[in-house]
Context: one part of a larger RNA
RNA sequence: ACCAACGACUUAGUUGGGUACAGUUUGGUUAAGCCCGUGUAGGGUGGAGCCAGAGUGAAAGCGAGCACGAAUAGUGCGCAUGGAGCUGUAGUCUUUCGGCAUCCGCUUCGGCGGCGUGUCGAGGGACUACGUGCUUCCGAUUGUACUCACUAGACCCGAAGCCAGGUGAGCUAUCCAUGGCCAGGAUGAACCCCGCAGAAAUGCGUGGGGGAGGUCCGAACCCACUAGCCGUGCAACACUAGGGGAUGAGCUGUGGAUAGGGGAGAAAUUCCAAUCGAACUUGGCAAUAGCUGGUUCUCCUCGAAAUAGCUUUAGGGCUAGCCCGACAGAUUGCCUCUUCCGAGGUAGAGCACUGAAUGGGUGCGGAUGGCUUUGCCUACCGCGUCCAACCAAACUCCGAAUGCGGACGGAGGAACUGUCGGAGUCAGACCGUGGGGUCUAAGCUUCACAGGUCUAAAGGGAAACAGCCCAUGAUCACCGUCUAAGGUCCCUAAAUCUCAAUUGAGUGUUAAAGGUGGUGGAACGACUUUUACAACUAGGAGGUUGGCUUAGAAGCAGCCAUCCUUUAAAGAAAGCGUAACAGCUCACUAGUCAAGUUGUUCUGCGCCGAAAAUUCCCGGGGCUAAAUUGAGUACCGAAGACGUGGGCUUGUCGCGUUUACGCGAUGAGCGGUAGAGGAGCAUUCCGUGUUCAACGAAGUCGUUUCGUGAGGAACGGUGGAGAGCACGGAAGAGAGAAUGUUGGU
Repeated sequence: ACCAACGACUUAGUUGGGUACAGUUUGGUUAAGCCCGUGUAGGGUGGAGCCAGAGUGAAAGCGAGCACGAAUAGUGCGCAUGGAGCUGUAGUCUUUCGGCAUCCGCUUCGGCGGCGUGUCGAGGGACUACGUGCUUCCGAUUGUACUCACUAGACCCGAAGCCAGGUGAGCUAUCCAUGGCCAGGAUGAACCCCGCAGAAAUGCGUGGGGGAGGUCCGAACCCACUAGCCGUGCAACACUAGGGGAUGAGCUGUGGAUAGGGGAGAAAUUCCAAUCGAACUUGGCAAUAGCUGGUUCUCCUCGAAAUAGCUUUAGGGCUAGCCCGACAGAUUGCCUCUUCCGAGGUAGAGCACUGAAUGGGUGCGGAUGGCUUUGCCUACCGCGUCCAACCAAACUCCGAAUGCGGACGGAGGAACUGUCGGAGUCAGACCGUGGGGUCUAAGCUUCACAGGUCUAAAGGGAAACAGCCCAUGAUCACCGUCUAAGGUCCCUAAAUCUCAAUUGAGUGUUAAAGGUGGUGGAACGACUUUUACAACUAGGAGGUUGGCUUAGAAGCAGCCAUCCUUUAAAGAAAGCGUAACAGCUCACUAGUCAAGUUGUUCUGCGCCGAAAAUUCCCGGGGCUAAAUUGAGUACCGAAGACGUGGGCUUGUCGCGUUUACGCGAUGAGCGGUAGAGGAGCAUUCCGUGUUCAACGAAGUCGUUUCGUGAGGAACGGUGGAGAGCACGGAAGAGAGAAUGUUGGU
């Protein structure tokens, strides 16, 4: 890892709610006990007790009332014995038919007709009163079933831990008793002897002896500092090479002592049997777990939430909201539209208030400086006023749209309200719009909207892509049709479609400020056959080298002035140039040429700006349209719509035996997580009935077949002894997941 088996919503309660069914309703019901029974099933008896029958108050208590209260006020909670149907009696009204009488009309005089009248009888209907009986609903109670809650281990598995009783010092720590061990070498203390000196004390000596030491070197022995190696090892701490101690606070054998709220500790939270901030073991114990994981067959119907309030609360809960089921009710209710009536201060706008803030005029005051100082002028400041242009979530003289509330009528629609029972949800996500926070950052955060989608939604498009676009949405089948978004050269279904333009950048197929005589369009000007614009030819002069300045200054360093003349025209010069001149152009003019030239503004598409890690920001090929803009016609394209056929749910109607159920017609529907409801399949056992089996049961392997499905059946092989069906009942009642448990491979 796989296979097989096992593996999780149970059981109980002198507890409660709800629903269904049943009994009683002279209210219901018995418990223990006793009696019968021997099938130890059951029956009878037993009314103690419990629920109901009266409430209210905290209670004493009072009581159809009670409490609060001074109250007779007011308020809160109460004052039940009912409803429907059938039936009976009596009465009233009405209706149908018949008899009789009467009235009217018609008449063929036989009669006929009349919701004309009166009366009698029969039948039917409605209402009222009373009464009885039955049925039923409500109510009461008891029981059974299902479901939920509570109490219990309470759906299953899972802690770390806490407490109690024991077991441990054969590991290790310390201690006690008694033994054992330490090759060899070095150093050479005290002390003694000898010698010398000395009177002696004493001192000295390359002297001899001696043998001290937590002394030195170094094996055994003990330790564990460094590096390597090992690190699924040789090993749950080793190995290799070095290292430290090695007569000592040394090492070690045996026996003994200390025990967990404890012991021991040259002290490290260190050791106390590979376990130590409190050992191990058994028990309390199924501790508790607002946490994680797991939770087993099928089909059908509906279908959420991720919000509010409170919470030692924030990943948990409770109540409400939203979902489901049942019952009851309403159609004047609910939703949408139209019409009308309202409240409002947002968007916008405005500056009339509150503030902010700019320019100018003006008046008053201040202050600085100045001046020609009785005072005047002034950059500036304050207050006021006028003009102009503006700003505001906490400004408003104003002020929408939408939304909200209400009303009469109308139209359309499909749901609405209440009560009870069962839930789940309380981490939401993105998109659009309006706001706050932030940087008008975030795939950020926080609100709002009867917003949308996802969640819980598959299908088509966006290359791929929960939240975007389409479908406002998948019951099943179809090799039928039409479309949506999006597309139609090839990959790849469908136009190499039509018309008119643009782009030349592969722009399209990433980006800004800014730049752009790239190119298209529009508008408004100017010049122009009295010849424009460009080009070419020619001129571009004289007074004069203007004056000043200067070494020089001659149009052209600088300052001042900037005239006059000749002219078709020509600046006391727009630029280059020279040391200064010179020289070359320009403005300006004429000629040649001959038709448009030029400026400003707006705008379409481009270009630059443009540096990142494989091609790589078109899905690719590739495209000059297969790009962009405008107009148009076809086609493709989905689980959408339509068509045909089948299944299921449900409303209404009809028929069949009313119900259950079936058939038919006609509407509405059938995506779905948490979750609610409905209907079933299978397994084991029990009861009753019944059937099969050695002429072959169960099991098992296969084939065929029936059912929407869980599943069922038949036949054949194997197997060798039990098994099924119908109707009921009871559950150890369904396995793929839990690092599940056990076994096997």

Annotation:
The prediction has a mean pLDDT of 80. Large-subunit ribosomal RNA, domain II from a Patescibacteria group bacterium, 745 nucleotides, folded computationally.